This is a predicted structure of an 87-nucleotide RNA (c-di-GMP-I-GGC riboswitch aptamer) from a Thermodesulfovibrionia bacterium. It was read from a public genome assembly, where an Rfam model found it. Rfam family: c-di-GMP-I-GGC riboswitch aptamer. Rfam links the family to the GO term cyclic-di-GMP binding. NCBI's taxonomy places the organism under Bacteria, Pseudomonadati, Nitrospirota, Thermodesulfovibrionia. Of the family's consensus pairs, 90% are formed in the model.

């Protein structure tokens, strides 16, 4: 420097269950273990989802827009990094 085929050490932890928080998406802790070589970190682009908020439309149901949120284990991008291997 390159890539992550193999090995080792160590790490993370889906569904589901319990407790707590939040209107909600979802989050935190405990159990659990589907998986993961960035499943570390950052909402920058796209995406998905939510809303005791606002606006206009509508008879209503409802969808739309705005605003504010959630997801980094949806895809890109940025950034830091373990291990050994090859050069």
């Nucleotide at each position: 420097u390159u890539a992550a085929a193999a090995a080792a050490a160590g790490g993370u932890a889906a569904a589901c269950c319990c407790u707590g928080g939040g209107u909600a998406a979802c989050c935190a802790g405990g159990g659990g273990g589907c998986a993961c070589a960035a499943a570390g970190c950052c909402a920058c682009g796209g995406g998905u989802c939510c809303u005791g908020u606002u606006g206009a439309a509508u008879a209503g149901g409802u969808g739309c827009a705005a605003a504010g949120g959630a997801c980094a284990g949806c895809c890109g991008g940025g950034u830091u990094g373990c291990u050994g291997a090859a050069g």